[in-house]
The RNA shown here (c-di-AMP riboswitch aptamer (ydaO/yuaA leader)) has 164 nucleotides and comes from a Bacillota bacterium. Its mean pLDDT, the model's own confidence on a scale to 100, is 76. The model forms 96% of the base pairs in the Rfam consensus. Rfam family: c-di-AMP riboswitch aptamer (ydaO/yuaA leader). Rfam describes the family as follows. This family represents a conserved RNA structure found upstream of the ydaO and yuaA genes in Bacillus subtilis and related genes in other bacteria.

RNA sequence: CCACUCGUAGCGCUUAAUCUCACCGGAUCGGACUCGCCCGGAGACCGAUCCGGUGGGAACGGGGGACCCAAUCUCACGGGGGCGAAUCGUGCCCGUAGGCACGAGGGGUCAUCGUUCCGGCCCAAGCCCGUCAGCUAACCUCGUCAGCGUGGGAAUGGGGGUGG
Numbered sequence: 001c002c003a004c005u006c007g008u009a010g011c012g013c014u015u016a017a018u019c020u021c022a023c024c025g026g027a028u029c030g031g032a033c034u035c036g037c038c039c040g041g042a043g044a045c046c047g048a049u050c051c052g053g054u055g056g057g058a059a060c061g062g063g064g065g066a067c068c069c070a071a072u073c074u075c076a077c078g079g080g081g082g083c084g085a086a087u088c089g090u091g092c093c094c095g096u097a098g099g100c101a102c103g104a105g106g107g108g109u110c111a112u113c114g115u116u117c118c119g120g121c122c123c124a125a126g127c128c129c130g131u132c133a134g135c136u137a138a139c140c141u142c143g144u145c146a147g148c149g150u151g152g153g154a155a156u157g158g159g160g161g162u163g164g
Base pairs, nucleotide, nucleotide: 001164002163003162004161005160006159011149012148013147014146018058019057020056021055022054023053024052025051026050027049028048029047030046031045033043034042035041059144060143061142062141063140064139069134079132080129081128082127083126087104088103089102090101091100092099093098106123107122108121109120110119113157114156115155116154117153118152
């Protein structure tokens, strides 16, 4: 460079929510040692794997925080703001809280990875700060939970395999 070929998997998805180091504790397996003893059991040591806890690191994610710029809000009568895709509008039901439907906008998924198009399915919540915060370099600070089980097509780029 050319030809052919690949996607069902010690797996995958939403989410920032993953990886790793040290120590401590526990469980399983293996090794060799001691006890007493002849059925088998106990002790403590080493190694491997897994689980949990504590303390770090990396990575990812969030918040606060100047000049400049921006803003017209707040205090007074019922504020203001953040995470997140999870907002807005209309209509109906309903005593209310609320529930349902539709539309616009937004998000996810349909399995090698990225992008685009068509089609299908799904979401459209919840929580937090506490009178306070625009952007924002330096700087400061917080989180690494929780919950699930999809597998239609086409184009293109990259990647893998076999052969020449």